[in-house]
Context: one part of a larger RNA
C1' cells in the first nucleotide's frame, strides 16, 4: 500500500504568570483612647512582554530647498563634480520608540501547611484510624505559539485516471529573505518598471517682465521639482521546457 492538493486533531514542547496607589465598604467592625481593618466593589499607576505606525517624534547617503569654498561646462544667466550625505533646514515610505493598543486575569480540578465535621480503638475525649469537607502565586486545566519524524508517523475534505491530477526548473516580484526557503504572478495578465491621476514632501523653479545705481523685491505662481506610498492603465519585461504512467482501480 494507486497519484495528488488542501484543511485539520493534539501525544509532547515552550511562553506568560510580577506588583503600587487611591476611592468605596467605613471612620464601620475592633478599641477607654490613640489608632483603625478583614471580606466585597471600583478607578489609576510602575516594571516587564506582545503588536503597531493613525497620533507625538526620530532615521530617512536615489526627495525638496538654503548656502559656502574651489574645479568645469567659452562668458552671464542657470547647471554639474569635489569638500563627513561639504554644511544648513525641513521630509514620504520603511524602520523605529520616547508613541499608541492589549495582556498578566477570571473559572474548574486535586492538594501543601493548616481549620473542620462525624468518629472508635480507649463508654470519655480525639480532624483519622474507616468515612467525608474547606483551604496558597506553587501543580494540572484554562490564556498565547509551535507541534503526527507522535517512525505509535494519526483524521477529514477534494481533485485524478492519462503524458491526467499536480509537481519541478524557468522567468516578473515580494511589508519573505544572508543563501536557501516562503508567499503572489507568468499575456484567459496588473507581477515589477513605464505612464496617467491622486496622496504626500519641499516650498513659490527657470524664463520673461516691472522697480531699484546695486544687492535685491514683486508678478507670472500654492510655483517647479518629487525615492519607496494609493488607483488607474499593456507601453515595457513575466519566452518557455521537463517531470510525474501500470506493485491501485
Nucleotide at each position: 500500500a494507486g497519484g495528488g492538493g488542501a484543511u485539520u486533531u493534539g501525544a509532547g514542547a515552550g511562553g506568560a504568570g510580577c506588583u503600587g496607589u487611591c476611592c468605596u465598604u467605613a471612620g464601620u467592625a475592633c478599641g477607654a483612647g490613640a489608632g483603625g481593618a478583614c471580606c466585597g466593589g471600583g478607578a489609576u499607576g510602575g516594571a516587564c512582554g506582545c503588536a503597531c505606525c493613525g497620533c507625538u517624534g526620530g532615521u530617512g547617503u536615489g526627495c525638496c530647498a538654503g548656502u559656502u569654498g574651489u574645479u568645469c561646462c567659452g562668458c552671464c544667466a542657470g547647471g554639474a563634480g569635489c569638500a563627513u550625505c561639504g554644511c544648513u533646514g525641513g521630509g514620504u515610505a520603511g524602520c523605529c520608540a520616547u508613541g499608541u493598543g492589549c495582556g498578566g486575569a477570571a473559572g474548574g480540578g486535586a492538594u501543601a501547611a493548616c481549620c473542620g465535621c462525624u468518629g472508635a480503638a480507649a463508654g470519655c475525649a480525639u480532624c483519622u484510624a474507616a468515612g467525608u469537607g474547606g483551604g496558597a502565586a506553587a501543580c494540572c486545566c484554562a490564556c498565547c505559539u509551535c507541534a503526527a519524524g507522535a517512525u505509535g508517523a494519526g483524521a477529514u475534505c477534494c481533485c485524478c485516471c492519462u503524458g491526467a491530477a499536480g509537481g519541478u526548473c524557468g522567468c516578473g516580484a515580494g511589508a519573505a529573505g544572508a543563501c536557501u526557503a516562503c508567499u503572489c504572478g507568468c499575456u484567459c495578465a496588473a507581477u515589477a518598471g513605464g505612464u496617467g491621476a491622486g496622496a504626500g514632501g519641499u516650498g513659490u523653479a527657470a524664463g520673461c517682465g516691472u522697480c531699484g545705481c546695486a544687492a535685491g523685491a514683486c508678478g507670472u505662481u500654492u510655483a517647479g521639482c518629487c525615492g519607496a506610498c494609493u488607483c488607474a492603465u499593456a507601453c515595457u519585461a513575466a519566452u518557455g521546457a521537463c517531470c510525474g504512467u501500470c506493485u491501485g482501480g
Predicted 3D model of a 249-nucleotide part of an RNA (large-subunit ribosomal RNA, domain VI) from Candidatus Roseilinea sp.
It matches the Rfam family "Bacterial large subunit ribosomal RNA". Its family is annotated with structural constituent of ribosome and ribosome in the Gene Ontology.
The organism belongs to Candidatus Roseilinea, within Bacteria.
The coordinates come from a structure-prediction model, not an experiment, and the mean pLDDT is 88.